A computed fold for a 73-nucleotide RNA from a Paludibacteraceae bacterium, annotated as transfer RNA.
Formats: sequence, C1' cells, structure tokens
RNA sequence: GCCGAUGUGGCUCAGUUGGUAGAGCGUCGCAUUCGUAAUGCGUAGGUCACGAGUUCGAGUCUCGUCAUCGGCU
Repeated sequence: GCCGAUGUGGCUCAGUUGGUAGAGCGUCGCAUUCGUAAUGCGUAGGUCACGAGUUCGAGUCUCGUCAUCGGCU
C1' cells in the first nucleotide's frame, strides 16, 4: 500500500425485509433474613464509533474518516 471483518447501556451480545433500541450480568431501591449470600419485584443508564448522503422514516442502505483484529504484498 491492497482486501476483509468488527464498532449498539459499565461488561458480554441480540436487533430477521428500513417502521417505537432490547436481553443477560452488573449498579441502585424494596421485599425476604437475626445478618450476609441466594431469590423475587422494581428503578436508572444508550443520539447505535464520528461525519455526510438517500428516504416520509436509517442501528439497518450508500460514501468518507477513525479505532481494533485478520489476510496479502
């Protein structure tokens, strides 16, 4: 230098054909307990890496940039 994959709550990951962004774990609160753990119920937390485009509508499609990983030279 060329090619490809990945980027979504604190962490690990879903999100199907473009149509209200979700789960598990964790945090916090409550219940339960003499107390802790476990368990049950509930709460908060994300402008979907960044920028632009297409569209009535984009996490999803297109282009560029950045980061990480892999391959080729």

Its mean pLDDT, the model's own confidence on a scale to 100, is 81. It was read from a public genome assembly. Rfam family: tRNA. Rfam classes the family as a transfer RNA. Its family is annotated with triplet codon-amino acid adaptor activity in the Gene Ontology.